Annotation: Transfer RNA from a Spirochaetales bacterium, 80 nucleotides, folded computationally. Rfam family: tRNA. From the family's description: Transfer RNA (tRNA) molecules are approximately 80 nucleotides in length. Model confidence (mean pLDDT): 80 of 100.
[in-house]
RNA sequence: GCGAGAGGGGUGGAAUUGGUAGACACGCCGGUCUUAGGAGCCGGUGCUUCGGCGUAAGGGUUCAAGUCCCUUCUCUCGCA
Numbered sequence: 001g002c003g004a005g006a007g008g009g010g011u012g013g014a015a016u017u018g019g020u021a022g023a024c025a026c027g028c029c030g031g032u033c034u035u036a037g038g039a040g041c042c043g044g045u046g047c048u049u050c051g052g053c054g055u056a057a058g059g060g061u062u063c064a065a066g067u068c069c070c071u072u073c074u075c076u077c078g079c080a
Stems, first nucleotide, its partner, number of pairs: 001079007010026003019063001027045006046053002056072005
């Protein structure tokens, strides 16, 4: 340089082919239990001016985009 794949909360990962973003799990916080801790059980856990905003960044298509198209950035693999 050329080709292919990936990018989503603190972390791993769903969203079944364009139709409620973050299901579920881990972690964390609070409670219960315990002399104390661990395990178990229960509840909560993106931001917000409460109108909304948030899927690497920008743009496009569409009534509607994490998903489709274009450009860019980062990482991984292959070829040279």